[in-house]
Context: one part of a larger RNA
Molecule: small-subunit ribosomal RNA, central domain
Organism: metagenome
RNA sequence: CUGGGCGUAAAGCGCGCGUAGGCGGUCUUGUGUGUCGAUUGUGAAAGCCCUGGGCUCAACCUAGGAACCGCAGUUGAAACUGCAAGACUUGAAUACUGGAGAGGGUGGGGGAAUACCUAGUGGAGAAGUGAAAUUCGUAGAGAUUAGGUGGAACACCAGAGGCGAAGGCGCCUGCCUGGCCAAGUAUUGACGCUGAGGCGCGAAAGUGCGGGGAGCAAACAGGAUUAGAUACCCUGGUAGUCCGCACCGUAAACGAUGGACACUCGGCGUUCGGAGAGUUAACCCUCUGAGUGCCAAAGUUAACACAUUAAGUGUCCCGCCUGGGAAGUACGGUCGCAAGACUAAAACUC
Numbered sequence: 001c002u003g004g005g006c007g008u009a010a011a012g013c014g015c016g017c018g019u020a021g022g023c024g025g026u027c028u029u030g031u032g033u034g035u036c037g038a039u040u041g042u043g044a045a046a047g048c049c050c051u052g053g054g055c056u057c058a059a060c061c062u063a064g065g066a067a068c069c070g071c072a073g074u075u076g077a078a079a080c081u082g083c084a085a086g087a088c089u090u091g092a093a094u095a096c097u098g099g100a101g102a103g104g105g106u107g108g109g110g111g112a113a114u115a116c117c118u119a120g121u122g123g124a125g126a127a128g129u130g131a132a133a134u135u136c137g138u139a140g141a142g143a144u145u146a147g148g149u150g151g152a153a154c155a156c157c158a159g160a161g162g163c164g165a166a167g168g169c170g171c172c173u174g175c176c177u178g179g180c181c182a183a184g185u186a187u188u189g190a191c192g193c194u195g196a197g198g199c200g201c202g203a204a205a206g207u208g209c210g211g212g213g214a215g216c217a218a219a220c221a222g223g224a225u226u227a228g229a230u231a232c233c234c235u236g237g238u239a240g241u242c243c244g245c246a247c248c249g250u251a252a253a254c255g256a257u258g259g260a261c262a263c264u265c266g267g268c269g270u271u272c273g274g275a276g277a278g279u280u281a282a283c284c285c286u287c288u289g290a291g292u293g294c295c296a297a298a299g300u301u302a303a304c305a306c307a308u309u310a311a312g313u314g315u316c317c318c319g320c321c322u323g324g325g326a327a328g329u330a331c332g333g334u335c336g337c338a339a340g341a342c343u344a345a346a347a348c349u350c
Stems, first nucleotide, its partner, number of pairs: 003322004007304002012318001014201004021194003025088007034080001035077008049065006091191001092188005097182003103177007110154001115149007125136002162169002206247006215241002220236004258317006266295011278283001299306002323350003332343004
């Protein structure tokens, strides 16, 4: 436990879809659920509170009043809320026309580089380091030329650039597919926001089965360094890294900042649209929409800082916090093949 908070002090679920629930645009009419007024009944007494009285005072006792913040009946009000009916277009959505994009899935293709293999040339070193050694090499290495095999990743372009809900996404190209933006018309007519449970997605590592394995590389081995060196450095090297299917469900999953809507000075970049003026065009200027950055006013903040992409001003809904340690642990439960995950204390101690 009323309350006050959640960028950095404890505190925003990793992210989405969505059930119940909560909340919800403008106008009209009705109703009278909530709401508000009046009135009646009831709300035992004692107690509490107020004003008197009685024990010398007080505690205590006693009389009256108030209160009992509630419930029910009757009657009335109709702004707001609910409900019912009708209407509307600005919220939301749909269609049409265009647009940008590493958004996702799947197939095909490409070149550079590393490694290995075959053959040629060649002949003593190569590699590595602070220096070395382990290592490779006269059974011909390294270097170089030609050919081949195989796997993984895509230099420059590349941008504080773009896309995605988040995780994340970058060679070229076909197919399938999601979302977003702009301009203007048309349509539906509140169809909306949030979201306990629930469901789905979710980096890396890890797990199971089957493939694959070039490079890198936990573990491991050796060489060094060192007092030691279960390290840092070096030579090797297996899981793994890659693919398919199935699990795991966690991260400083970060903007350490939940989502939606409205409002609140400006300035400078940048990406993608639209309109207009100048110009043949490129381009530039003005206005405007959607993103993404920097600076800064009011305001906020403990300060740092935030500042139309708010941490400002408000409304709605969800999640979470409540001294440090013990502890995100034990126990129990659920999930998992396991690793473990989720939920989550207390004794004790300061």